[in-house]
C1' cells in the first nucleotide's frame, strides 16, 4: 500500500492544541543622535546586550529639574527554547489473507 471481515462507542494512549505552572535567557538593561514638553518629565531612530526570535515598556511612591536634563525604589510583562501538570478537544481502531 491492496482485499475481506467485525466494530463505528467506550476504553486506552508515549501524539498535537489549549490552559497553568517551573526553569533558562535579560538585567523589560545599557550607550549615543535628533526632536518635543515644562499644566512636563516624552517622541523617533542607531547600537549594544541572550549559544536566542521578539520585547527592551507601564503604573505607584519618593527625589530632583526649571526651557535642559531627569534619578530611586517597589510591582506588572511579552517573546524564545526546555521541563512538569492539564479539564477539554483534535489524532490514533481490531482481525485474517495477501503484494512491494
Nucleotide at each position: 500500500g491492496a482485499u475481506u471481515u467485525c466494530a463505528u462507542a467506550g476504553a486506552g494512549u508515549a501524539c498535537g492544541u489549549u490552559u497553568c505552572u517551573c526553569g533558562u535567557a535579560u538585567a523589560u538593561g545599557u550607550g549615543c543622535a535628533g526632536g518635543a514638553a515644562u499644566c512636563g518629565g516624552c517622541c523617533u531612530g542607531c547600537a549594544u546586550g541572550u549559544c536566542u526570535c521578539u520585547a527592551c515598556c507601564c503604573g505607584a511612591u519618593c527625589a530632583c529639574c526649571g526651557g535642559a536634563a531627569u534619578g530611586a525604589u517597589c510591582g506588572g510583562a511579552c517573546u524564545a527554547c526546555g521541563g512538569g501538570a492539564u479539564g477539554a478537544c483534535g489524532g490514533c481502531g481490531a482481525a485474517a489473507u495477501u503484494u512491494a
Model confidence (mean pLDDT): 81 of 100. Predicted 3D model of a 100-nucleotide RNA (Purine riboswitch aptamer) from Paenibacillus sp. Rfam family: Purine riboswitch aptamer. The family has 133 seed sequences and 4,097 matches in Rfam 15.1. For this family Rfam cites "Riboswitches Control Fundamental Biochemical Pathways in Bacillus subtilis and Other Bacteria" (Mandal et al., Cell, 2003). Lineage of the source: Bacteria > Bacillati > Bacilli > Paenibacillaceae > Paenibacillus. The RNAcentral record of the sequence draws on Ribocentre.